Large-subunit ribosomal RNA, domain IV from Roseiterribacter gracilis, 330 nucleotides, folded computationally. Lineage of the source: Bacteria > Pseudomonadota > Alphaproteobacteria > Roseiterribacteraceae > Roseiterribacter.
[in-house]
Context: one part of a larger RNA
RNA sequence: UGAUGUCGAAGGAACUCGGCAAAUUACCCUCGUAACUUCGGGAUAAGAGGGCCUCGUUUGUGGGCAACCACGGGCGAGGGGCACAGAAAUGGGGGUGGCGACUGUUUAUCAAAAACACAGGGCUCUGCUAAGUCGCACAAGACGACGUAUAGGGUCUGACGCCUGCCCGGUGCUGGAAGGUUAAAAGGAGAGGUGCAAGCCUUGAAUUGAAGCCCCAGUAAACGGCGGCCGUAACUAUAACGGUCCUAAGGUAGCGAAAUUCCUUGUCGGGUAAGUUCCGACCUGCACGAAUGGCGUAACGACUUCCCCACUGUCUCCGACAUCAACUCA
Numbered sequence: 001u002g003a004u005g006u007c008g009a010a011g012g013a014a015c016u017c018g019g020c021a022a023a024u025u026a027c028c029c030u031c032g033u034a035a036c037u038u039c040g041g042g043a044u045a046a047g048a049g050g051g052c053c054u055c056g057u058u059u060g061u062g063g064g065c066a067a068c069c070a071c072g073g074g075c076g077a078g079g080g081g082c083a084c085a086g087a088a089a090u091g092g093g094g095g096u097g098g099c100g101a102c103u104g105u106u107u108a109u110c111a112a113a114a115a116c117a118c119a120g121g122g123c124u125c126u127g128c129u130a131a132g133u134c135g136c137a138c139a140a141g142a143c144g145a146c147g148u149a150u151a152g153g154g155u156c157u158g159a160c161g162c163c164u165g166c167c168c169g170g171u172g173c174u175g176g177a178a179g180g181u182u183a184a185a186a187g188g189a190g191a192g193g194u195g196c197a198a199g200c201c202u203u204g205a206a207u208u209g210a211a212g213c214c215c216c217a218g219u220a221a222a223c224g225g226c227g228g229c230c231g232u233a234a235c236u237a238u239a240a241c242g243g244u245c246c247u248a249a250g251g252u253a254g255c256g257a258a259a260u261u262c263c264u265u266g267u268c269g270g271g272u273a274a275g276u277u278c279c280g281a282c283c284u285g286c287a288c289g290a291a292u293g294g295c296g297u298a299a300c301g302a303c304u305u306c307c308c309c310a311c312u313g314u315c316u317c318c319g320a321c322a323u324c325a326a327c328u329c330a
Base pairs, nucleotide, nucleotide: 001325002324003323004322005321006320007319008318010316011315014314019311027051028050029049030048031047036041038159052079053078054077055076056075057074058073059072060071061070062069063068080084085090092309093308094307095306097304098303099301100300104116105115120157121156122155123154124153125152126151132143133142136141160296161295162294163293165226166225167224170223171222172219173218174217175216176215179214180213181212185208186207190203191202192201193200194199227245228244229243230242231241254288255285266282267281268280269279270278
């Protein structure tokens, strides 16, 4: 000096990105226990007292003929190397937000999460030799399934509660079949070569001709999308209202400086002596928004933000001790 432990005056998070680490708490009994809530929870909530030994008294049970003995409870008094749960293992607590309902799963070896899954919800395909299997096979076949639409496959969403608006112009999908386009094929007018000719060879117009595409509809819990400018009220400001242009339709409910807000430490309120974070509002949403789900939500979380109590060597500010190394000598 380092590592691992133990203790520490006064203060008690002033440390720090952040209470990281450490400390506090911890067991049993009695009392007591809030908001909120899906009435199950929340809850060991929080919080308070007790726990050792001796004596007295009282009481219960058992034993004994009895005196009395053993074990347990209540009350009272006293004791100390006492603060007495324990040899040890053995919750710090509370409050407010965000996200995800939950228990689960995951990057074996830097990520455990708000990611994945999930029960629940929707759409869609599939009538059975089912669809599907680029997650099998050359094939036969197999799986699906010894199942049968309350089944099976695909896809999106993700408990529950309240809900899920408008747009089918584009892309996709489904349906339609009148017309247009159209391959091979059919067709063979005609033309050319050759030959005395019959013929042979070559070329070839019209016409017929499937799906698809064009076309016509439907469909958004399919991919997706959901405006601009100008004016207007008897202070001002603002604009319920009007005009105009464009569009397939112009963002509804709810939420909103948000895991989304650039300007921005927006403004106001709360908390602090002091708060770029936090909580509650406002709405000027650069660039929220409804199953790429919207908004809430009890319980849950080695998730994440902020605050309070308790606690402490994290710190003010370092010190001492123990052990093991390092170092020196032998």